RNA sequence: AGAGUUUGAUCCUGGCUCAGAACGAACGCUGGCGGCGCGUCUUAAGCAUGCAAGUCGGACGGCAGGGUGCCUUCGGGCAUCCGAGAGUGGCGAACGGGUGAGUAACACGUAAGUGAUCUGCCCUGCAGUUGGGGAUAGCCUGUGGAAACACAGGGUAAUACCGGAUGAGAUGUCAAUGAUUGAACUAUGACAUGAAAGUGGCUAUGGCCACGCUGCAGGAUGAGCUUGCGGCUCAUUAGCUAGUUGGGGGUGUAACGGACCACCAAGGCGACGAUGAGUAGCCGGCCUGAGAGGGUGAACGGCCACAUUGGGACUGAGACACGGCCCAGACGCCUACGGGAGGCAGCAGCUAAGAAUAUUCCGCAAUGGGGGGAACCCUGACGGAGCGACGCCGCGUGAACGAUGAAGGCAGAGAUGUUGUAAAGUUCUUUUAUCGCUGAAGAAUAACCGGACCAGGGAAUGGGUCCGGGAUGACGUUAAGCGAUGAAUAAGCCACGGCUAACUACGUGCCAGCAGCCGCGGUAACACGUAGGUGGCGAGCGUUGUUCGGAUUUAUUGGGCGUAAAGGGCGCGUAGGCGGAGGCUCAAGCUUGGUGUAAAAUACCCCGGCUCAACUGGGGAGAUGCGCUGAGAACUGAGCCACUAGAGUCCAGGAGGGGGAGUCGGAAUUCCAGGUGUAGGGGUGAAAUCUGUAGAUAUCUGGAAGAACACCGGUGGCGAAGGCGGGCUCCUGGCCAUGGACUGACGCUGAGGCGCGAAAGUGUGGGGAGCGAACAGGAUUAGAUACCCUGGUAGUCCACACCGUAAACGAUGUACACUAGGUGUCCGGGAGAAAUCCUGGGUACCGGAGCCAACGCAUUAAGUGUACCGCCUGGGGAGUAUGCCCGCAAGGGUGAAACUCAAAGGAAUUGACGGGGGCCCGCACAAGCGGUGGAGCAUGUGGUUUAAUUCGAAGCAACGCGAAGAACCUUACCAAGGCUUGACAUCCCGAUGACCGCUCUAGAGAUAGAGUUUCUCUUCGGAGCAUCGGUGACAGGUGGUGCAUGGUUGUCGUCAGCUCGUGUCGUGAGAUGUUGGGUUAAGUCCCGCAACGAGCGCAACCCCUAUCCUUAGUAGCCAUCAUUCAGUUGGGCACUCUAGGGAGACUGCCGUGGAUAACACGGAGGAAGGUGGGGAUGACGUCAAAUCAUCAUGCCCCUUAUGUCUUGGGCUACACACGUGCUACAAUGGCUGGUAACAAAGUGACGCAGAACGGCGACGUCGAGCAAAUCACAAAAACCCAGUCCCAGUUCGGAUUGUAGUCUGCAACUCGACUACAUGAAGCUGGAAUCGCUAGUAAUCGCGAAUCAGAAUGUCGCGGUGAAUACGUUCCCGGGCCUUGUACACACCGCCCGUCACACCAUGGGAGUUGGAAGCACCCGAAGUCGGUGACCUAACCGUAAGGAAGGAGCCGCCGAAGGUGAAGCCAGUGACUGGGGUGAAGUCGUAACAAGGUAGCCGUAUCGGAAGGUGCGGCUG
Repeated sequence: AGAGUUUGAUCCUGGCUCAGAACGAACGCUGGCGGCGCGUCUUAAGCAUGCAAGUCGGACGGCAGGGUGCCUUCGGGCAUCCGAGAGUGGCGAACGGGUGAGUAACACGUAAGUGAUCUGCCCUGCAGUUGGGGAUAGCCUGUGGAAACACAGGGUAAUACCGGAUGAGAUGUCAAUGAUUGAACUAUGACAUGAAAGUGGCUAUGGCCACGCUGCAGGAUGAGCUUGCGGCUCAUUAGCUAGUUGGGGGUGUAACGGACCACCAAGGCGACGAUGAGUAGCCGGCCUGAGAGGGUGAACGGCCACAUUGGGACUGAGACACGGCCCAGACGCCUACGGGAGGCAGCAGCUAAGAAUAUUCCGCAAUGGGGGGAACCCUGACGGAGCGACGCCGCGUGAACGAUGAAGGCAGAGAUGUUGUAAAGUUCUUUUAUCGCUGAAGAAUAACCGGACCAGGGAAUGGGUCCGGGAUGACGUUAAGCGAUGAAUAAGCCACGGCUAACUACGUGCCAGCAGCCGCGGUAACACGUAGGUGGCGAGCGUUGUUCGGAUUUAUUGGGCGUAAAGGGCGCGUAGGCGGAGGCUCAAGCUUGGUGUAAAAUACCCCGGCUCAACUGGGGAGAUGCGCUGAGAACUGAGCCACUAGAGUCCAGGAGGGGGAGUCGGAAUUCCAGGUGUAGGGGUGAAAUCUGUAGAUAUCUGGAAGAACACCGGUGGCGAAGGCGGGCUCCUGGCCAUGGACUGACGCUGAGGCGCGAAAGUGUGGGGAGCGAACAGGAUUAGAUACCCUGGUAGUCCACACCGUAAACGAUGUACACUAGGUGUCCGGGAGAAAUCCUGGGUACCGGAGCCAACGCAUUAAGUGUACCGCCUGGGGAGUAUGCCCGCAAGGGUGAAACUCAAAGGAAUUGACGGGGGCCCGCACAAGCGGUGGAGCAUGUGGUUUAAUUCGAAGCAACGCGAAGAACCUUACCAAGGCUUGACAUCCCGAUGACCGCUCUAGAGAUAGAGUUUCUCUUCGGAGCAUCGGUGACAGGUGGUGCAUGGUUGUCGUCAGCUCGUGUCGUGAGAUGUUGGGUUAAGUCCCGCAACGAGCGCAACCCCUAUCCUUAGUAGCCAUCAUUCAGUUGGGCACUCUAGGGAGACUGCCGUGGAUAACACGGAGGAAGGUGGGGAUGACGUCAAAUCAUCAUGCCCCUUAUGUCUUGGGCUACACACGUGCUACAAUGGCUGGUAACAAAGUGACGCAGAACGGCGACGUCGAGCAAAUCACAAAAACCCAGUCCCAGUUCGGAUUGUAGUCUGCAACUCGACUACAUGAAGCUGGAAUCGCUAGUAAUCGCGAAUCAGAAUGUCGCGGUGAAUACGUUCCCGGGCCUUGUACACACCGCCCGUCACACCAUGGGAGUUGGAAGCACCCGAAGUCGGUGACCUAACCGUAAGGAAGGAGCCGCCGAAGGUGAAGCCAGUGACUGGGGUGAAGUCGUAACAAGGUAGCCGUAUCGGAAGGUGCGGCUG
């Protein structure tokens, strides 16, 4: 510090996710030791048991009991000492300890104030401590009660209680002084009020000392109260408030105060967020972060609050009191039913809850606290131990050597690699563990003892300082050290597709499973499970949860708003924010110095202590904050004075569809009346509905009505926006320019607020020509609730009143300033004779810097800045629900959540696609010729059938295809019969010497049996070979997967394309080149150009063919010579031909056009002319195209069978459908005869076969010749000539069938071809539709070959005869290039919308119903304070007494918790039913959107419709 994830790829926006750190954690697996910490986060749920606050005899009376002594009537008594427990009294119990329920508050933090206060114990100072009195617990006696406990009588003490004395500088009142902002304080006078307690020690005549007590003053500590500032969420909480705000008077308090009371006034708080609701203890700190921040408030420390729930007071210095009291409620306990007793959020512990959190431990040795003079007592505070890997830190589980790189495992290409120096082994060490021994520090000069000194007037006790002695350890068998034994006692967890370090095998087969995100798994899974290996961490490792970070993803630091989410529809303007320029003053902000505070701990730095570290001690720095105080005056602010550049006013001008009202006009439409006139009109893609002989349409004349204003008209004008268009008049707003005068910052923005605001829509009343939602009809269509047509109502128009929304858009808030230009246009001003120039305001285009993700913007900014407002924070749910506000309604404004997804988006790129565009090509269409589709047959396919009809091929690019040839074989299929190391290969063992072949028998055959026959070489040991038998490795498989593959092939397409290097442009994908202008068959070539070159394709090179030359002439040829029946022979090689080599054609030449090019056209020459014709040749790639059945091959499967052998059958079936063909339907023909008419290319020994003979013929017999330019197949046919047929189902056509044959072959039944005779079907040119072909082509005619025993109408070749047509590119199909749109990229066979049906999920409404919290009103009213009363009661004081004073019980009153009732709201749960929403591999209906998406889309509104949606009106261009 980043990374993954939207796309085919890219950049951006944007969310989701990961890597880090942390934790009071929990869970899974595992677990050796030690140190230091931490440990009910959940129900402030309930609690058994024990302990957690007592102490003082030196405050008091006194005692159970005990010791000692004496006495004794032996019962005991007396004296003395020690004296528990209880009681009175004092102090403490308000600390310490726990918890976080409540609390949004002066509760907390921080800084102040207290002139408005208190403070026990403690410290300092001053002064005192006098003299009396009356009671009461305990105790005794008695009574009541189950108990708790209570009552009555008697008697008693105090440092308990109460008067008196004295007393001030205390308190109060009055008067009065100084100072102060002020009530503090100060000086003075008068009057009044107003204390005390003793105990112990020592001296002893006094008295002294210690601890106490009293008054006053001060300090310290602690507390109360007040104030500024600071720190949560919600505005879908906007108004709240009657003790409320204030006053003066009281009450009350330690003290101020409506804190409380009576009276008076009507205030107080709030958009700077009152009130309400929700949540929450606050802080130091802790976690995270670079920081700013964000989160948090365990442990430690400070503060607060609480103590079963609620209320209340008492005591006290302090409480409204955790281990006190009273009352009420709930709960549980005891009970004799009358009544009592209780409060673990103290330490342990228990129960329940929960994912989850410990011992009913030891000790007061230390530290601290309470009491005490002290000893000492108490102390679950605390110090320790125990349990828990809960966290942090440290240590260990051994070290060195050790290659045969052992064994085993795993992998493997079978060589080996790896685990791996790892182990074993050898030599060491002993931390830890175990056993034993030793052994610190935590403990202090407490009491007390001894000594020295000091203070005072100072004898003793006592006090102070110093020296010496001096008890006490829970932990604890401590830490630590030493010794002994012995590698001995000690390693796991997670991960290994990318992010992210680390890979193989097997199993599984969209199953089981994984997963943080992207995503893995459908037979080769580095992603599941296991193993081996590897990586990471290590007594831990993973997972889960939470927080911060990464996230600049709420942006102060540090974001945005044209198109990604986001500018309010527009203006006016309030609060607020911000504000030109000069001077003076102030000093609030600001800057700076000093000072106080910011507790300690923590964090940081330095130095120390535990062996290190964690942990901990000491010191330092810092602490952005707040207060006080001094200084400064630039800037902001405040006050005053002045200015004119901003803003505004006036005068003289200008343009304009700016607004309102009135009035006038013509064109057009429709209607009405009349004239002329006759059969249609209208409408559409085509029609129909409609209209017209009752006279339409057309045309003319006249009239009526309403609405809108052609031309001008324009990226022209005006307005804030919506918007505004005939003329004229009136009223009226704004704007611009020039010159001058004036005011003097009067300004900008603008939350709320107010106003304006298209269309549609609403209300009332008018109006209504045209248009026209709805509706009706006609068409279209599968349907057509649409598009089209004919009608047509609301509406559109007017007036008044609502509505308040639009793609209300420049998708761009307003204002100001600055920052290159060019061009056009509108309205002004100036200069000039004019051209033109300068200048102000608008408007539009282009463009630079700059900006931007890009597109683009660019002085009219989306640039650079300033000020203010509005708005955004992933998509969906949803602009929905709910609440509130507005509206007559429609609806508008504000506006969520649950749930769900990993994207949703913007711009641009490359493709692909378009019922987009342009250019071009192709038998693509057109123009032609001939077919197919109809018939019969052949052949292939589908389907059906079958025991089997083997398998594959499937639009073009499967279907006379694999198959260049199924009777057996082939053959893979079926039935039946056999074999099991096998029909075939290799290895091993045994036997035989052969095997093979031949014969016979059984059998359908395979096979079995019998017979016959019987190997080679040799160094004679044997070897080789073959057969048979056996064993197991293995063979075998046309079994599966062409979606695991190689190879081969098809197709687009012989289309002209496909790319690269370097450079350049672009952030990038990419572009450029390859586009453009021409041209070509061609990315062919030329020109131009930020490109320059190159490669694979094109072309050429290759083959055939067309012409010529040359070489060579046999088996070819024959002009000349000879010869013959015959090139038969001699001869020849001229010609033909053959096959080698060459020539030739290159737009080379001429002309024209073109750009002086490429090239095109025409011409000449030429056998051939513009690639001459044909072939081979198939770029990058596409179709998971085809083939595992040609072959090869991975993996899987079968192994007495899915292998193999055999016989027979099947692949040849047949209602039917399709493809490809053949033959025809006839006269351009059929038939018969004739002319030996004229070819080319092939084939032939397992062969072709002449001639001859036989047969009507297929063919047979025989076998000349030929391994072939020699011989044969072999006859070419159409053609030509002659004859016949005469338009008919025929002398066309030949299917079908019968009979008889031929040939091949073991074998023609299933199931061959051919022949002869006979038979003579359909068919008279073929619907929709569709195919081929552009020249030696189509058409037509025959010939050959491969396969093959035989079996072509197929296939592949060969030649013969030999046309027609092409205007042209609008259309169909396919293709190429450029461009455009795109929501497609599996790429239009794409994508995608809504209803309906089903399942699940969350949610809204809902008659209601249940619960909760906080208030309000009323009723009742405990305890208790306060007040009243107090006839009853009462020791202290007064009084001789009566009585009084004073106090109290009781009663009454106010307030008052709980409780009850009621109304209205709020929150939550639940609810028949219901609404929409979301999600869900393959449901239904349509096709709305994306291309002109087939009616451009979208927005607002109204209306209609199963649904997407349609239509009307207005708007937008996205």